[in-house]
RNA sequence: CAAGCAGGACAGGUGAUCGCGGCAGCAUUAGCUGACGAGGAAAGUCCGGGCUUCACAGGGCAGGAUGCCGGAUAACGUCCGGUGGAGGCGACUCCCAGACCAGUGCAACAGAAAUAUACCGCCCCUUUGGGGUAAGGGUGAAAUGGCAGUGUAAGAGACUACCGCCUGUGUGGUAACAGACAGGGCACAUGUAAACUCCAUCCGAAGCAAGACCAAGCAGAGAGCUAUGACCCGGCCCGGCGAGCUUUCAGGUAGGUCGCUUGAGGCGGUCGGUAACGGCCGUCCUAGAUAGAUGAUCAUCCACGACAUAACCCGGCUUACAGGCCUGCUUGUUUU
RNA sequence: CGGCGAUUAGCGCAGCCCGGUAGCGCAUCUGGUUUGGGACCAGAGGGUCGCAGGUUCGAACCCUGCAUCGCCGACCA
Numbered sequence: 001c002a003a004g005c006a007g008g009a010c011a012g013g014u015g016a017u018c019g020c021g022g023c024a025g026c027a028u029u030a031g032c033u034g035a036c037g038a039g040g041a042a043a044g045u046c047c048g049g050g051c052u053u054c055a056c057a058g059g060g061c062a063g064g065a066u067g068c069c070g071g072a073u074a075a076c077g078u079c080c081g082g083u084g085g086a087g088g089c090g091a092c093u094c095c096c097a098g099a100c101c102a103g104u105g106c107a108a109c110a111g112a113a114a115u116a117u118a119c120c121g122c123c124c125c126u127u128u129g130g131g132g133u134a135a136g137g138g139u140g141a142a143a144u145g146g147c148a149g150u151g152u153a154a155g156a157g158a159c160u161a162c163c164g165c166c167u168g169u170g171u172g173g174u175a176a177c178a179g180a181c182a183g184g185g186c187a188c189a190u191g192u193a194a195a196c197u198c199c200a201u202c203c204g205a206a207g208c209a210a211g212a213c214c215a216a217g218c219a220g221a222g223a224g225c226u227a228u229g230a231c232c233c234g235g236c237c238c239g240g241c242g243a244g245c246u247u248u249c250a251g252g253u254a255g256g257u258c259g260c261u262u263g264a265g266g267c268g269g270u271c272g273g274u275a276a277c278g279g280c281c282g283u284c285c286u287a288g289a290u291a292g293a294u295g296a297u298c299a300u301c302c303a304c305g306a307c308a309u310a311a312c313c314c315g316g317c318u319u320a321c322a323g324g325c326c327u328g329c330u331u332g333u334u335u336u
Numbered sequence: 337c338g339g340c341g342a343u344u345a346g347c348g349c350a351g352c353c354c355g356g357u358a359g360c361g362c363a364u365c366u367g368g369u370u371u372g373g374g375a376c377c378a379g380a381g382g383g384u385c386g387c388a389g390g391u392u393c394g395a396a397c398c399c400u401g402c403a404u405c406g407c408c409g410a411c412c413a
Base pairs, nucleotide, nucleotide: 001332002331003330004329005328006327007326008325010323012301013300014299015298016297017296018295020037021036023034024033025032026031039307043318044317046316047315048314049313050312051207052206053205054204058238059237060236061235063203064202065201066200067199068082069081070080071079072078083097084095085094086093087092098198099197103196104195105192106191107190119137120136121133122132123131124130125129145163146162148160149159150158164186165184166183167182168181169180171178172177211258212257213256214255220249221248222247223246224245225244232240251412252411253410265284266283267282268281269280270279271278272277302305337409338408339407340406341405342404343403346362347361348360349359356393364380365379366378367377368376386402387401388400389399390398
């Protein structure tokens, strides 16, 4: 210098004028002043948790989720570290990665045969036939572990060495697992669990239009269930409670307060840990609307500005994204 | 804001659960019938199964992520 890998931070700046939101103060019902006012994803709503209500939520079945090992965490399907496998020269990246010798299902077409088989071929015999054979051909995604030799009528783990697989022993490691030694000629023989299923672990449901309170207003009528226990925990059963409940039509109100933003919070330092993360100290307060507020115009500078606008909150994941910046590393070339 | 569902031919829908050649009706086209048209009869064409990735030998179907469209949800009595 070129190509690339991994991580981090930013997301136009400054000034003026007008406008909007809640808050504080002054004023008082008109306004004035002051400081503050969206994001890394506020998004998709895909997971997890807080919070609230539901007999103050009990047990079983059913159902759902996750799936190598260890750790982190409030929790997770997230994150960190490791193991195994795949890709790359490499930095590094990717993987729903438990179990098809518990059982069941499926494997179309082609092919002789799809989990059981002899079509061609090869060999033998007593030759229009019978037997042996999975070496070779052909079909297929997949055809009894591969390759070399021995052996044989021809062949074949039938036998032998190496590799693969399985079993056992002991070693290292918390473990996944690794490598060593010995044995088994290799079986019910293949693949599929993002097929049913089995094993292990976890899970009550609904959601801020949850829910609590105040105010205002109206008009009831019909049907069904119910002390033989309704409704209440939603699919079922048990258990609990004990008096109304569900629904159709008609009617009324669609106002206010709380929930609501100080929180598993941000920033800095230090200590422990490989890391995720945790402990301690200091410091800061930084939207809270309810038809829904962040915008518009002008000037100026540059690299000419992307994706996109909170609605109960938080931890993640996924997806969208103009542009430049910083750090570490790899490979190649050139020069010293 | 929250909770659900759907996407397959021009239109309306099956098929998906439990993977193996994508179908039905209307519409379109051709021929017949008719003096001509409609109806009727016979036949034909038309499909990125919303998009992308994955599992699998193989995906409309199973898994994941996007996109578009639609439905429901206030309180009192």